A computed fold for an 87-nucleotide RNA from Evansella clarkii, annotated as c-di-GMP-I riboswitch aptamer.
Lineage of the source: Bacteria > Bacillota > Bacilli > Bacillaceae > Evansella.
Of the family's consensus pairs, 95% are formed in the model.
It matches the Rfam family "c-di-GMP-I riboswitch aptamer". Its family is annotated with cyclic-di-GMP binding in the Gene Ontology.
The prediction has a mean pLDDT of 88.
RNA sequence: UCUCGAUAAAGGCAAAACUGGUGAAAACCAGUGACGCAAAGCUACAGGGGCUUCCGUGCGUUAGCACGAUGCCAGCCAGUUACCGAA
Numbered sequence: 001u002c003u004c005g006a007u008a009a010a011g012g013c014a015a016a017a018c019u020g021g022u023g024a025a026a027a028c029c030a031g032u033g034a035c036g037c038a039a040a041g042c043u044a045c046a047g048g049g050g051c052u053u054c055c056g057u058g059c060g061u062u063a064g065c066a067c068g069a070u071g072c073c074a075g076c077c078a079g080u081u082a083c084c085g086a087a
Stems, first nucleotide, its partner, number of pairs: 004085002012037002017032006035075001041080003047077002049073003055068005
């Protein structure tokens, strides 16, 4: 340095749910809370994938339906950087 990951040390993050807030929604923020995580750090037009549709277009008498991210997800894969050091 690369790989690897302990019943090690020091620390870290925080799922669901609930409460309050933002948003059309997906989702996000704060608090409580821990399901889990060795990258659950960072990166979301210019890798793949997933979610949503205020709005736009088309259809429809209406209700609504279909399609489309510019909205979102990094706790899906991926990319990238990094703490510790038993075997």